Two RNAs folded together computationally: RNase P RNA and transfer RNA, 472 nucleotides in total. Rfam match: Bacterial RNase P class A. The family's RNA type in Rfam is ribozyme.
RNA sequence: CCAGAGGGCCGGGCGGCCGCGGCGGGGACUUGUCCCCGGCGAGGAAAGUCCGGGCUCCAUGGAACCACGGUGCCGGGUAACGCCCGGCGGGCCGCCUAGCUUUUUGCGACGGCGGUUCAGGGAUAGUGCCACAGAAAGGAUUCCGCCCGGCUUCGGCCAGGUAAGGUCGAAAGGGUGCGGCAAGAGCGCACCGCGGUCCUGGCAACAGGGCCGGCACGGUAAACCCCACCGGGUGCAAGACCGAAUAGGGGCGGCAUAUGGGCCUGGUUCCGGCUCGUCGCCCGGGUUGGUCGCUCGAGCCCCGAUGCAAGUCGGGGCCUAGAGGAAUGGCCGCACAUCCGCUCUAGCCUCGGCGACGGCGGUGGACAGAACCCGGCUUAUAGGCCCUCUGGCAAU
RNA sequence: GCUCCCAUCGUCUAGUGGUCCAGGACACCGGCCUCUCACGUCGGUAACAGGGGUUCGAACCCCCUUGGGAGCGCCA
Numbered sequence: 001c002c003a004g005a006g007g008g009c010c011g012g013g014c015g016g017c018c019g020c021g022g023c024g025g026g027g028a029c030u031u032g033u034c035c036c037c038g039g040c041g042a043g044g045a046a047a048g049u050c051c052g053g054g055c056u057c058c059a060u061g062g063a064a065c066c067a068c069g070g071u072g073c074c075g076g077g078u079a080a081c082g083c084c085c086g087g088c089g090g091g092c093c094g095c096c097u098a099g100c101u102u103u104u105u106g107c108g109a110c111g112g113c114g115g116u117u118c119a120g121g122g123a124u125a126g127u128g129c130c131a132c133a134g135a136a137a138g139g140a141u142u143c144c145g146c147c148c149g150g151c152u153u154c155g156g157c158c159a160g161g162u163a164a165g166g167u168c169g170a171a172a173g174g175g176u177g178c179g180g181c182a183a184g185a186g187c188g189c190a191c192c193g194c195g196g197u198c199c200u201g202g203c204a205a206c207a208g209g210g211c212c213g214g215c216a217c218g219g220u221a222a223a224c225c226c227c228a229c230c231g232g233g234u235g236c237a238a239g240a241c242c243g244a245a246u247a248g249g250g251g252c253g254g255c256a257u258a259u260g261g262g263c264c265u266g267g268u269u270c271c272g273g274c275u276c277g278u279c280g281c282c283c284g285g286g287u288u289g290g291u292c293g294c295u296c297g298a299g300c301c302c303c304g305a306u307g308c309a310a311g312u313c314g315g316g317g318c319c320u321a322g323a324g325g326a327a328u329g330g331c332c333g334c335a336c337a338u339c340c341g342c343u344c345u346a347g348c349c350u351c352g353g354c355g356a357c358g359g360c361g362g363u364g365g366a367c368a369g370a371a372c373c374c375g376g377c378u379u380a381u382a383g384g385c386c387c388u389c390u391g392g393c394a395a396u
Numbered sequence: 397g398c399u400c401c402c403a404u405c406g407u408c409u410a411g412u413g414g415u416c417c418a419g420g421a422c423a424c425c426g427g428c429c430u431c432u433c434a435c436g437u438c439g440g441u442a443a444c445a446g447g448g449g450u451u452c453g454a455a456c457c458c459c460c461u462u463g464g465g466a467g468c469g470c471c472a
Stems, first nucleotide, its partner, number of pairs: 001392010013334006020041002023038007043367001047378002050376005055235001057233002061271006068231005073087005088120001089118008099107002121226002126224002128220003143166002145162003149158003174192006193215001194213008239292004249283007260276005285471003299318008339362005347354002397468007406422004414452001424440005445461005
């Protein structure tokens, strides 16, 4: 210098002119319109509405059980979270390696390194499912093969043993090696895996080690389910006040006629409370106005301390859209990035051409638009800047 | 703004983990029949909205996106 990966930040700048929407002040009158001045005016996602809250109402309800929904390694952060940070463990890929094998070569457990990924509780609580193929798909099994025995017309047949080999499959009831055996097999042994138990380290997940067990335990819970934890519903069209208008209308159904009924927002029960008729559905009538909620908030910026980090604490400064279906735009100029064309040379070269840097001209800004407000996640996004790592080239 | 639902040939649909390179009807195309058309009959073309994940295996289960649809104001 080039290329790639990961992370963070910005996402158009400056000036002029003309507009648009609120707010504050002033003025004019025809009293709800206009004019002048000042200040403010979209985002990192305002989006999807996928999570978590604030706030609001449900007549102030309380408890238990059930149902439903969600989350799921450990520790920390946070108002909270399914988010974030740190750690642990697993899967996959690449390289290396013990070892096996017939040289080349191939296979390659365990382990190490690097990358990537994980909705990562429980499969010895129970149930279900595992198509096709295959002999066999789950408390195993003899199709081929191997071995022993018997029979034989010498082609084979029968009975038994055997899961080491073949076949099928995503998966064949531990793996590798040695011994052993008629052939085999955890049948025996070593190592690894697995299960139990103990010790050590760690807050923990977990890791390491000792002993025991010959293997009993396949996969699937983004299948039912079990365990632990969390969750009342409702969304600013919540809700409060004022004003206008209409027919406080009609139908159907449920429970009832006070030792009773109804309601208290998933259901049931108990306690407590309110009420005397009440609840649900459908049809019909009026209105489409105003004010509040409404933006000062887990807020933004800077500095310091602390922590591996997410973050927390302290100090200082700042006020930054709150409109109604809803404004934030347009033109010109100047620089900068990108792209295109022409030109100039260094250089390359198959001598046709390609052409870095520079000059001139042109082009010209991604995704996208607040609607009660925050914290996250996800998705869309032209281009630019910074940091770290990897590889290549050149120079020293 | 909020809440909820749906997506399979051109159209309407079946299929709810495998027997599905997805079945049926109408439509379309071609052959047969007919003097010709229609009817009839035989055959064919044609789809799981897109992406990712779980699983041996996904139209189906889960997540994200895209597109479409429905409901919800106040007063009495």
Description:
Model confidence (mean pLDDT): 75 of 100.